[in-house]
Molecule: small-subunit ribosomal RNA
Organism: uncultured Gammaproteobacteria bacterium
């Protein structure tokens, strides 16, 4: 794009066309084929007339009339009309032929038409039956039958002869001889009959050539193929029959099966093609199914007959009747497809002289949007952009000039009327002609007249009324025009394909609003198109599906050069056909399409004739370039046999000799004191041939390796000469063909499937060991397959180079391991050119030619069945169901490797110290519990949120309360606000008093501040960190990540960023199709380590003075230290080496500091949908006398128990008691609190100082000196309990910390395992802060002491560059195989069974035709009357439908059980 369609939703008119695709399944009921009285005999029924009985009426008679039932007779009934079962077939298409035919009616021509006879139906009179229907008798006609006569240009059968031609022949003409006809009617004009020839229609039959799928259908056929003769037909012919021959048919597809009615055309396509095959036209077939002839021009007959079979209906059970695949209608099937309708008015069709008469052909009309095609469902103005709806950022948008509102109009519908055209004819009357005797009567023509329309209420036109009756469907993720809100929440649905949909779905579902077609719009199914996805136009086969494993070679395809000829292709011109209708162009007619109609053009076909003759073919002569052969050389692991060799294994015999040997990751089993292994010397067998050996020969190919002899094949080089296209390709076919593997019959050293034994393992029916049998080896025979791979068929020409290499040959010279060309092979790299890329690249995968093989998505599957081979294994051929959306190619980024290869890090190693065992502190899990509130959960949660849960906090629970609320704005009211204190109650609150009237004013009021009301709204630590900002962790201070531009790729991309070196560093140089720049290192920022300049309180004191017990305590000082501002110093700058004349690295030196001097702060693009809605803010959700909000009390502090992260030990580097020294950095006014007093003490009383380099906290501890414990559960450790207290608070019960007496656990250095740290660092020692009423072992800061070790990168963790692998991209915590379980789903095998379809043998035979007929019977006609001729029934013969027996062959459907396969 289209349909003969169907369903859903919808629905105004109209023309015009179309309407069982399904069960060629059954069929009531009516109708579809009659007509002729001008063929007859006649009169049943109607109606006229006349008659009779008679009064209209009624009843009867008359064939007289007009007709006419029924019959007999003529012509139709074979056309018209329907279906498409059947038919792969001369059925159909096209083209030709009948010298092998017929053709009723219809035209034309010629001729005829005389004479005779008998029946017959019907009528009537009877019998049989229920019927359908049979019969018996008598009688009668015909255009029904018969029989003579007449016949030629008929037929037939002989002779002649003459022209023609397409093999057989055909055509005229004569001549004999023989046979063949007939009907009659009439209105008198005609019709109609008979013969015979042409015409025209129609039919019949022959041939080329075309016309579906299967080879898992490969061979068929006896009347089969020819002949000779006969029958039989309208004609040819095995059409039939004898006979004779033995043919024919077929890889160019017979035969068999399957499927189907062909064509014109109809849909698609751009053509080729594909696809159909409805209406319409043409031809076939077919009429319930199967046979079968008859009548006739024409049939083997849809509305004919006989028979046989099925099924239906009557029936009186003896019988009989039917055939809608005709229009109409019923069941039935089915997704589904109409009226028991008018009319012969028109168009055609039978009769028929005409009227006329039939006619379900046919015109119409009805039904249903089934299609096309036209019209309409108003138009123009209208912004307050109205209401309402939907959004909303709360402003608005949108819907939308859309609506109202105003002005118009008035198609179709409706209504009232008018009204064509389809009508041409016929019949009357009547004029002229014609014909006749005729002014009858008939025919022609022309006049008037009458009258012929189903449709039809027609088409059209007019009139009336009013915008008045008249719009929906599907769609809105993408493809594919068209976006939002709200429900739902992997629900419930969509979906063509991808795929939506798990709480912010443009994808479900409803709304708004949009597209898109529009009386229609979707959907389903089938079909073509896009798709070059069967490729003829017009694909392909190294890796994506695809070159047979290799030759030879049959048929076929294709085939050098040169002339002659031929015209088969081939070309060109001419004729004929190619039906009409479609399609196309151009007119014309329905207002206009749609439709209809006229001409024209095409219909690319086929046939026939004539022409050309290049090129392909034939046919003939020739060439020699193709291809062979002969001559002479040369190279090979080419084949086959036959015979020798030498080295090593093994086993045997002897000898020497002693304890192992072997094996392996490490063993063990084996072997060995009965002598192994070693070693030496002899035998025997067998199999294989080291070095030579080489991308080095040879051979088709598989595949060939000691040496020698024999046979033998193909190849290579020269040079001549011969043959004269002998060639290439090869469907079938036939040969060769690796290991493995059978068959028989040999051999067997060595290795070795299976097997055993031992070890590895969780298992190990591997893999490593030790032993072993087929095998392996030879004859002979089979298999026939391999990643049989160059994953690359042969054969040929062509088309840049270079370097090797193995066989030849010729040249050249300096004569050499020379160097030049050239052939034949065999590599390696590299241009064009192909190539999807990768790659090829004269050995092509360019560029062409010839010819063969093979693909056509993945799975099922190289399977199943069936055939072929094989002795088996098996091999070859080779589907489908069924399921999937994908399997696959190369290449690209990454990720990943128990891949490689540089490098880095407390990574490991090498220290030092812990954790893990024990007490206790604390976090977390689990666990109970009314609640133990919630978060955080591998590094990167777990002394985390929490810089401090005894109420508060507090989010939890239990109770008791309040509900514009504890907080915020806005209103109306009333009051200052605020202070005291009373009573109830756990408060929370309630009740009920006291005291207070305040600040501003422009006097109206106002600001704050509390009570009351109301509703708007507050409130929510309710949920979602998987809606979100912010903010943080991680990888990770790792040294990476990107971008412009250019260029490189079809493109992902790639280059830059990659190498070479160097660093902490993608820092740096160098190179480089790459030049550059951007975040990131690095530095610039703070802090420390040196110094210098300024400046001196509250710091700080050398000098100078004073002064104290003592002290910078005074006066002074600005020197030091400090302090707080500014500077200076570190930059591989210097010198040696190394290094590429670099970058950069070693080492010096000077310097407080040295090579980033230490630290800090700072964290690239990005990852974990990491953390966090309980800090804060925030989309949506939710809750509103509550999931908000106030109290009081518990609880977050439980405890069988695991697991983190501390602290304190376990003791002598110690514990303990005495003395004694030396910090930093902090905090203080609700605050630190000094000295005194007092108490063991913890603290208490009282108070001076300090808003702080001033006063307080606050003595630092380890240290050091001295004394004491003496290795032990203690002078270690300090839980735990009892007891008394102190301090903080409203309060220490649950639940603080502290002190003193007292007790006095466990633990003696921790399993497995893991953790921190590279220098002022670990260790170890105190001190101080924040939060805090009060409550650190925690956090964070601060100083004191003050180490050990790094060989080094092989492992173990992470990480960064290259590079390679890859089926992985949620990325190895990937992907992924096969069993087993379960579920369904097709499918194979399978005792069988049960249908369908056929072959072959045989039985069997209705109708009916043909032969025969010895029975029967018999109008015409002959007859010598006897009979005969010819006929009819019967009987038989052949055929031959149905059925039937018996055996195959194929196909479908089932079948316990079975095998595999798919999918979840």
């Nucleotide at each position: 794009g289209a349909u003969g369609a169907a369903c859903g939703c919808u629905a105004g008119c109209g023309g015009c066309a179309g309407g069982c695709u399904u069960a060629a399944c059954a069929c009531a009921u009516g109708c579809a084929a009659g007509u002729c009285g001008a063929g007859g005999g006649g009169u049943a029924a109607c109606a006229u007339u006349g008659g009779u009985g008679c009064u209209u009426g009624c009843a009867c008679c008359a064939g007289a009339u007009g007709a006419c039932g029924a019959c007999c007779g003529g012509c139709g009934a074979a056309c018209g009309g329907g279906u498409g079962a059947g038919u792969a077939a001369c059925g159909c298409g096209u083209a030709u032929a009948c010298a092998a035919u017929u053709u009723g009616c219809c035209u034309u021509a010629u001729a005829c038409a005389g004479g005779a006879g008998g029946a017959u139906a019907g009528c009537c009179c009877g019998a049989a039956g229920a019927a359908a229907u049979u019969u018996g008798g008598a009688u009668u006609a015909a255009u029904a039958c018969u029989c003579c006569a007449u016949a030629a240009u008929g037929u037939u059968a002989u002779g002649a002869a003459a022209c023609g031609g397409c093999a057989u022949c055909g055509u005229u003409u004569c001549a004999u001889a023989a046979u063949u006809a007939a009907a009659a009617c009439u209105c008198c004009g005609g019709u109609g009959g008979u013969a015979u020839a042409a015409g025209a229609u129609g039919a019949g039959u022959a041939u080329g050539c075309g016309u579906c799928c299967u080879a898992u259908u490969a061979g068929c056929u006896a009347g089969u193929u020819g002949g000779u003769g006969a029958g039989g037909u309208a004609a040819u012919g095995g059409c039939u029959c004898a006979c004779c021959a033995a043919g024919g048919c077929a890889a160019c597809g017979a035969u068999a099966g399957g499927u189907a009615g062909g064509g014109g055309u109809c849909c698609u396509g751009a053509g080729a093609g594909g696809g159909a095959g409805a209406u319409c036209c043409c031809c076939c077939a077919c009429a319930c199914u199967g046979g079968u002839a008859c009548u006739g021009a024409g049939a083997c007959a849809c509305g004919g007959c006989c028979c046989g079979g099925a099924c239906u209906c009557c029936u009186a059970c003896g019988g009989g009747a039917g055939g809608c695949a005709g229009c109409a209608g019923u069941g039935g099937g089915g997704a589904a497809u109409a009226u028991u309708g008018g009319a012969c008015a028109a168009u055609g069709g039978g009769c028929g002289c005409a009227a006329g008469c039939c006619u379900g052909a046919u015109c119409c009309a009805g039904c249903a949007a089934u299609g096309c095609c036209g019209c309409g469902u108003g138009u123009g103005u209208g912004a307050a952009g109205a209401a309402g709806g939907c959004c909303u950022g709360a402003g608005g948008g949108u819907u939308g000039u859309a609506a109202a509102g105003c002005a118009c109009u008035u198609u179709c519908a409706a209504u009232c009327g008018u009204g064509a055209g389809g009508a041409a004819g016929g019949g009357g009357u009547u004029a002229a002609g014609a014909c006749u005797a005729a002014u009858a009567c008939u025919c022609u023509u022309g006049a008037c007249u009458c009258u012929u329309g189903a449709c039809g209420u027609u088409a059209a036109c007019u009139u009336u009324a009013g915008a008045a009756g008249a719009a929906g469907c599907a769609c809105c993720g993408g493809c594919u025009a068209a976006c939002u809100c709200u429900g739902u929440g992997c629900c419930a649905g969509c979906a063509g394909c991808c795929g939506c949909g798990g709480u912010a779905a443009u994808a479900c579902a409803g709304a708004g609003g949009g597209u898109g077609c529009g009386a229609g719009c979707g959907u389903u199914a089938a079909u073509c198109g896009g798709a070059a996805u069967u490729a003829c136009u017009g694909g392909g086969c190294g890796u994506a599906a695809a070159g047979c494993g290799c030759g030879c070679g049959u048929a076929g395809g294709c085939g050098g050069c040169u002339a002659a000829u031929u015209a088969a292709g081939u070309c060109a011109g001419a004729a004929g056909u190619g039906a009409a209708a479609u399609c196309c162009c151009u007119g014309g007619g329905c207002u206009c399409a749609a439709c209809c109609u006229a001409g024209g053009a095409a219909c690319u076909g086929c046939c026939u004739c004539u022409g050309a003759u290049a090129c392909u073919g034939g046919u003939u002569a020739g060439c020699u370039a193709g291809a062979g052969u002969u001559u002479a050389g040369g190279a090979g692991a080419g084949g086959g046999g036959a015979g020798u060799g030498g080295a090593a294994u093994u086993u045997c015999a002897g000898g020497u000799g002693u304890a192992g040997c072997g094996g392996u990751g490490a063993a063990a089993u084996g072997c060995a004191u009965a002598g192994a292994g070693a070693u030496c010397u002899g035998a025997a067998g067998g199999a294989a041939c080291a070095c030579c050996a080489g991308u080095g020969g040879c051979g088709a190919a598989g595949g060939c390796g000691a040496c020698u002899c024999c046979c033998u094949g193909g190849u290579c080089u020269a040079a001549a000469a011969c043959u004269g296209a002998c060639g290439c390709u090869g469907a079938g076919g036939u040969g060769c063909g690796a290991a493995a593997g059978c068959g028989u019959g040999g051999g067997u050293a060595g290795c070795a499937a299976a097997c055993g034994g031992g070890a590895u393992u969780a298992g190990a029916u591997a893999c490593c060991c030790u032993g072993g049998u087929a095998g392996u080896c030879c004859a002979c025979g089979c298999c026939g397959u391999a990643a049989a791979c160059g994953a690359u068929g042969u054969c040929a020409a062509c088309u840049a180079g270079u370097c090797g290499u193995u066989g030849g040959u010729u040249c050249c010279c300096u004569u050499g391991a020379g160097g030049a060309a050239u052939u034949a092979g065999u590599g390696a790299c590299g241009c064009a050119g192909c190539u999807a890329a990768c790659g090829c690249a004269a050995u092509a995968a360019g560029u062409u030619g010839a010819c063969c093989g093979c693909c056509u998505g993945g799975g099922g599957a190289g399977u199943a069945c069936g055939c072929a081979c094989g002795c088996a294994a098996g091999u070859g051929u080779a589907a489908a169901a069924c399921u999937c959306a994908a399997a696959g190619g190369a290449a690209u980024u990454g990720a990943c490797g128990g891949g490689g290869g540089c490098c880095c890090g407390c990574a490991c190693a090498a220290g030092c110290g812990g954790u893990g065992g024990a007490g206790c502190a604390u976090g977390u899990g689990g666990u109970u519990u009314a609640a133990u509130u919630c978060g955080a959960u591998g590094c990167a949660a777990c002394g985390c949120g929490a810089a401090g849960a005894a109420c508060c906090u507090u989010a939890c629970c239990a109770u008791c309360c309040c509900u514009u609320g504890a907080c915020a704005u806005c209103c109306a009211g009333a009051g200052a606000a605020a202070u005291c204190a009373g009573c109830a109650g756990a408060g929370a609150u309630g009740c009920a008093g006291a005291c207070g009237u305040g600040c501003c004013u422009u006097c109206g009021g106002g600001a704050a501040c509390u009570c009351u009301g109301u509703g708007a709204c507050a409130g929510g630590u309710g949920c979602u960190g998987c809606a979100c900002g912010g903010c943080u962790g991680u990888c990770g201070u790792c040294a990476g990540c990107u971008c412009g531009u250019g260029u490189c790729g079809u493109g992902a991309g790639a280059u830059g960023u990659u190498g070479g070196g160097u660093u902490a560093a993608g820092u740096c140089c160098c190179g480089c199709a790459a030049c550059g720049a951007g975040c990131g290192c690095a530095a610039c920022c703070c802090c420390u380590a040196u110094c210098c300049u300024u400046g001196g309180u509250u710091g700080c004191u050398a000098a100078c003075a004073g002064g104290u017990a003592a002290u910078g305590c005074u006066g002074a000082g600005a020197a030091c230290u400090c302090c707080a501002a500014g500077g200076a110093g570190a930059c591989u700058g210097c010198c040696g080496g190394u290094g590429a004349c670099a970058a950069a690295c070693c080492g010096g030196a000077g310097g407080a500091a040295g090579g980033u001097g230490g630290g800090g702060a700072c964290g690239a693009c990005g990852u974990c949908a990491a953390g966090u809605c309980a800090u804060c803010a925030u989309g949506g959700c939710c809750c509103u006398u509550a999931c908000g909000g106030g109290a009081u009390g518990g609880g977050c502090u439980a405890c069988a128990c695991a697991c983190g992260u501390g602290c304190u030990a376990c003791a002598a580097u110690g514990g303990c008691c005495g003395g004694u020294a030396c910090a930093g950095a902090g905090g203080g006014c609700u605050g630190c609190g000094a000295a005194c007093u007092u108490g063991c003490g913890a603290g208490a009383g009282u108070a001076a100082g300090c808003u702080a380099a001033u006063c307080c906290c606050a003595c630092a501890a380890a240290g050091c000196c001295g004394g004491u414990c003496u290795u032990a559960g203690u002078c270690c450790g300090g839980a735990u309990u009892g007891g008394a207290g102190u301090c903080u608070g409203c309060a220490a019960c649950u639940c603080g910390a502290c002190u003193c007496c007292a007790u006095g656990a466990a633990g003696a250095c921790g399993g497995a395992a893991u953790c921190g740290c590279u220098a002022g660092u670990a260790a170890u020692c105190g001190u101080g802060a924040a939060u805090c009423a009060g409550a650190a072992u925690g956090u964070c800061a601060c100083g004191g002491u003050g180490a050990a070790u790094a060989c080094g990168u092989u492992c173990c963790c992470g990480g960064g560059c290259c590079u390679u692998g890859u089926a992985c991209a949620c990325a190895c915590c990937g992907c992924c195989c096969g069993u087993c379980a379960c579920a369904c789903c097709a499918u194979g095998g399978g005792a069988g069974u049960g249908g369908g379809u056929u072959g072959c043998a045989c039985c069997a035979g209705a109708a009916g035709u043909a032969g025969c007929u010895a029975g029967a019977c018999u109008a015409a006609c002959c007859u010598u009357c006897g009979g005969g001729a010819g006929g009819u029934c019967g009987g038989u013969u052949a055929c031959c439908a149905c059925g039937g027996u018996g055996u195959g062959a194929u196909u479908c459907a089932u079948g316990a059980c079975u095998g595999g396969g798919g999918u979840g």